Source information: Small-subunit ribosomal RNA, central domain from a Bacteroidota bacterium, 346 nucleotides, folded computationally.
Context: one part of a larger RNA
C1' cells in the first nucleotide's frame, strides 16, 4: 500500500457555515467520453512458460508454439455511469395558517440575602473549632429596630422538563431577532448530502485598556494541627470573580459513540403539536428518557435516539515509554496554542 478498526483495547475533528472535490430520486429522447464486443497495426531481440531436437546427461544451446495482460485506429452494441435537452413530485426549498421553548441580543425594573454607613434600643462578651488561638468588642462590639448606599446572583416554581450546531442558555417586563414543529396543502422543480484547505463561533482560567468592586476567594500574612505542615481546619486578604471594547482558543470541550439517508419486534413513562373528546380508552407527528427482543459485540453491553442492517462524505488508529518533548514553521501582547519526530530503551 492493501486490509482491518475508530463507547470503555490506539483511534470522532469541540461546534457550525462553506469553495474545490467525492457522492447523488422518477421518467423519455439524442450523443456515445467511459463501459463492452469485432477487426486491422503495434507490442525488437533474447529471457520467463509449453511442446520438440543437438551435444552421452544435465547446464547449456537451437527450432515452433503461446505469452507480451498494453497503446493505436476503425466497425458495431447502449443495461448501467457520464454528457446534452425535456418531463415528474417523493428529495429539497419557499409561501399560508397555528404553536413551543433558561434560543441570541439590548433597555427597564423587583424581592430575598451579604457587606457597608448613619440614627435608636441595649451591656459584655462575639466570632470560630474536633479543641482552640490568631481576629473583632467599653473609642460600645454581637444581637434587635429604622432609614439609607453599592455591587453580584436570582430561593420556591425546578422535573429521567425545555431551547440551541457546539460552547451554553433560568427572577420579571418591554424592543429586536433565530429556530424548531404541526395541520392542511399553494409554489419551485432534484435546486441534495458530505466536505479537504478556508471563514466564524467557542466554558472556565488568562492577557489588554478603561471603569466597577458587594461576595467568594489563587498568591499573600497570621492563628492551630503535626516530628515536619511551604496542606487540609481557623481568621484575614490582593489578583480576579463583574461591566464595555479586543485577545486567547483550550477542556474529562463526553454520549468519552462524526454528518446525512433509507430500512429493522415490542412495553411503559414523558414534552409540545393535530386530530377525536366523555378525562376512559385508543390515534398521529416531532422530541425527550426507561426496560426489553431478534441482529451486534471480547465482555459490559447497544438495541427504531443503534454499538443492528445498507449506502455516500469527511475526520482518525497502526506496541509502551522517549513525547504531545526537540527542531522548523504558522499564530499569540504574553502565557502559550497548532502542525509535529527521532536517537535511545522495554
Nucleotide at each position: 500500500c492493501u486490509g482491518g478498526g475508530u463507547u470503555u483495547a490506539a483511534a470522532g475533528g469541540g461546534a457550525g457555515c462553506g469553495c474545490a472535490g467525492g457522492c447523488g430520486g422518477g421518467u423519455c429522447g439524442g450523443u456515445a467520453a467511459g463501459u463492452c464486443a469485432g477487426u486491422g497495426g503495434u507490442g525488437a531481440a533474447a529471457g520467463c512458460c509449453c511442446c520438440g531436437u543437438g551435444c552421452u546427461u544435465a547446464a547449456c544451446a537451437u527450432g515452433g508454439g503461446a505469452a507480451c495482460u498494453g497503446c493505436c485506429a476503425u466497425u458495431g452494441a447502449u443495461a448501467c455511469u457520464a454528457u446534452c435537452g425535456g418531463u415528474c413530485u417523493u428529495g429539497a426549498a419557499u409561501g399560508u395558517c397555528g404553536u413551543u421553548g433558561a434560543g441570541g441580543u439590548u433597555u427597564g425594573c423587583g424581592g430575598a440575602a451579604u457587606g457597608g454607613g448613619u440614627c435608636a434600643u441595649g451591656u459584655a462578651g462575639c466570632g470560630g473549632u474536633g479543641a482552640a488561638a490568631u481576629g473583632c468588642a467599653u473609642a460600645g462590639a454581637u444581637a434587635u429596630g429604622a432609614c439609607c448606599c453599592g455591587g453580584a446572583a436570582c430561593a420556591c416554581c425546578u422535573a429521567u422538563u425545555g431551547c440551541g450546531a457546539a460552547g451554553g442558555c433560568a427572577g420579571c417586563a418591554g424592543g429586536c431577532u433565530a429556530a424548531g414543529c404541526g395541520a392542511a396543502u399553494a409554489u419551485u422543480g432534484a435546486c441534495g448530502c458530505u466536505g479537504a484547505g478556508g471563514c466564524u463561533c467557542g466554558a472556565a482560567a488568562g492577557c489588554g485598556u478603561g471603569g466597577g468592586g458587594a461576595u467568594c476567594a489563587a498568591a499573600c500574612a497570621g492563628g492551630a494541627u503535626u516530628a515536619g505542615a511551604u496542606a487540609c481546619c481557623c481568621u484575614g486578604g490582593u489578583a480576579g470573580u463583574c461591566c464595555a471594547c479586543g485577545c486567547c482558543c483550550u477542556a474529562a470541550a463526553c454520549u468519552a459513540u462524526g454528518a446525512u439517508u433509507a430500512c429493522u419486534c415490542g412495553a411503559c413513562a414523558u414534552u409540545u403539536g393535530c386530530g377525536a373528546u366523555a378525562c376512559a380508552c385508543a390515534g398521529u407527528a416531532a422530541g425527550u428518557g426507561u426496560c426489553u427482543g431478534a441482529g451486534c459485540g471480547a465482555a459490559a453491553g447497544c438495541a427504531u435516539u443503534a454499538a443492528g442492517u445498507a449506502a455516500u462524505c469527511c475526520a482518525c488508529c497502526u506496541g509502551g515509554g522517549a513525547a504531545g518533548u526537540a527542531c522548523g514553521a504558522c499564530c499569540g501582547c504574553a502565557a502559550g496554542g497548532u502542525u509535529g519526530a527521532a536517537a535511545c530503551u522495554c